[in-house]
RNA sequence: UCCACACGCUAGGGGUGCUCCAGCUCAGUGGCUCCGGCCCUGGCUGGGUGCUGAGAAAUACCCUUUGAACCUGAACGCGAUAAUGCGCGCGAAGGGAAGCGUCUUUGCAUGCUU
Numbered sequence: 001u002c003c004a005c006a007c008g009c010u011a012g013g014g015g016u017g018c019u020c021c022a023g024c025u026c027a028g029u030g031g032c033u034c035c036g037g038c039c040c041u042g043g044c045u046g047g048g049u050g051c052u053g054a055g056a057a058a059u060a061c062c063c064u065u066u067g068a069a070c071c072u073g074a075a076c077g078c079g080a081u082a083a084u085g086c087g088c089g090c091g092a093a094g095g096g097a098a099g100c101g102u103c104u105u106u107g108c109a110u111g112c113u114u
Base pairs, nucleotide, nucleotide: 003111006102007101008100009099010098011064012063013062014061016058017051018050020048021047022045023044024043026042027041028040030039031038032037070095071094072093076089077088078087079086
């Protein structure tokens, strides 16, 4: 300098994974046993620690057609990680939840480009 306004109300939409630990009146055509139980593997808890993120159960956060919130493809591809739906790709691909009011193009903040 240029581009994208922003906020509020009402209503609606959406996600909650990974690691370790702990607990459980949970499961096993698993193991051991002195028959009391113990161990192993898995499941569960909206328990704790750590990771990413706005948000990993909060009356919170994000998004609502001007729609990359989120879902599908997907048990996807490449890379990274202790591990992951961590990063990038896939991809402006398909789907996806709206009305009203205030401000009036200025300022501030933030992002991007030079």